[in-house]
Context: one part of a larger RNA
RNA sequence: CUGGGUUUAAAGGGUGCGUAGGCGGUUAUGUAAGUCAGGGGUGAAAGUUCACAGCUCAACUGUGAGAUUGCCUUUGAAACUGUGUAACUUGAAUCAGAUAGAGGUUAGUGGAAUGCGACAAGUAGCGGUGAAAUGCAUAGAUAUGUCGUGGAAAUACCGAUUGCGAAGGCAGCUAACUGGGUCUUGAUUGACGCUGAGGCACGAAAGCGUGGGGAGCGAACAGGAUUAGAUACCCUGGUAGUCCACGCCCUAAACGAUGUUAACUCGAUGUUUGAUCUGUAGGAUAGAGCGUUUAAGGGAAACCGAUAAGUUAACCACCUGGGGAGUACGUUCGCAAGAAUGAAACUC
Numbered sequence: 001c002u003g004g005g006u007u008u009a010a011a012g013g014g015u016g017c018g019u020a021g022g023c024g025g026u027u028a029u030g031u032a033a034g035u036c037a038g039g040g041g042u043g044a045a046a047g048u049u050c051a052c053a054g055c056u057c058a059a060c061u062g063u064g065a066g067a068u069u070g071c072c073u074u075u076g077a078a079a080c081u082g083u084g085u086a087a088c089u090u091g092a093a094u095c096a097g098a099u100a101g102a103g104g105u106u107a108g109u110g111g112a113a114u115g116c117g118a119c120a121a122g123u124a125g126c127g128g129u130g131a132a133a134u135g136c137a138u139a140g141a142u143a144u145g146u147c148g149u150g151g152a153a154a155u156a157c158c159g160a161u162u163g164c165g166a167a168g169g170c171a172g173c174u175a176a177c178u179g180g181g182u183c184u185u186g187a188u189u190g191a192c193g194c195u196g197a198g199g200c201a202c203g204a205a206a207g208c209g210u211g212g213g214g215a216g217c218g219a220a221c222a223g224g225a226u227u228a229g230a231u232a233c234c235c236u237g238g239u240a241g242u243c244c245a246c247g248c249c250c251u252a253a254a255c256g257a258u259g260u261u262a263a264c265u266c267g268a269u270g271u272u273u274g275a276u277c278u279g280u281a282g283g284a285u286a287g288a289g290c291g292u293u294u295a296a297g298g299g300a301a302a303c304c305g306a307u308a309a310g311u312u313a314a315c316c317a318c319c320u321g322g323g324g325a326g327u328a329c330g331u332u333c334g335c336a337a338g339a340a341u342g343a344a345a346c347u348c
Base pairs, nucleotide, nucleotide: 004319005318006317007302008301012316014202015201016200017199021195022194023193025088026087027086028085029084030083031082033081034080035077036076037075038074039073040072041071042070049065050064051063052062053061054060091192092189093188094187095186096184097183098182099181103178104177105176106175107174108173109172110155115149116148117147118146119145120144125136126135163170164169207248208247209246210245211244212243216242217241221237222236223235224234259315260314261313262312263311264310267293268292269291270290271289272288273287275285276284277283278281297304298303321348322347323346330341331340332339333338
């Protein structure tokens, strides 16, 4: 390289958009680049293969054939691929009418709770634990009531095996702007499609920069316990951070550990959301999702099973024994932290 693979054994890129490229629906007709057939030229010799012959045999040598899978040229064929032309509607898309949703951005706003402050009333404890102590408290705490404040954070119930989003993710309420989806019937365009190396965009948490904010929680840190020790688990505090704006970082068990797209393959059952029909029922029909279970089939098994890991096709990514090592070096990116790319010696 080929082959074989990628849920869990090594292996699906974190996700999308999209360039080149690869692949591509139906019909008619032309062409003849690929393709196929015939002819011609060339494909040096030696060597290799086969047959025969010469050295007593063999090695060796000679003669002939074959091979040289290729290239060029010429004459044809036209099914398939390509390409030109003309058309089609089922793929794709647009319009129209409905429709569900925690999809996104911005602004406003509500209540509950924690904290803090003031006042009232009140007295000796409170808090915490397995048990305690540190801590708070006669300078009047905790518990109770009223008022205020700030704040940010999170939005009880509804709430679900729910819904939406490409993924990350998204949940009080209201408004504005806005993306995508689904259904129905007709109309329109007429293959406009699929995938996608590079590229671009997005990308939890933590972290970084500048400026705000800081209630609760809380790395680090301090103290108290526990313990043989306890740089922990438990307790009392508590800084960064968590929050906001702007700019970076670009990684996760970024998981369904399962790439995207299309087609095909017995059923049962629940649920979300549109449509149609009727005899209004646990109704039926054809959709789009989310689940459970299962036939065939697959699988090493666990299990998967129309949301496939079944049967096929197209394209991309990735794997090739363990360690060394996601390390070194180099390069690119980054303020840094570091990220991406990514070996070898050696060893088992």
Molecule: small-subunit ribosomal RNA, central domain
Organism: uncultured bacterium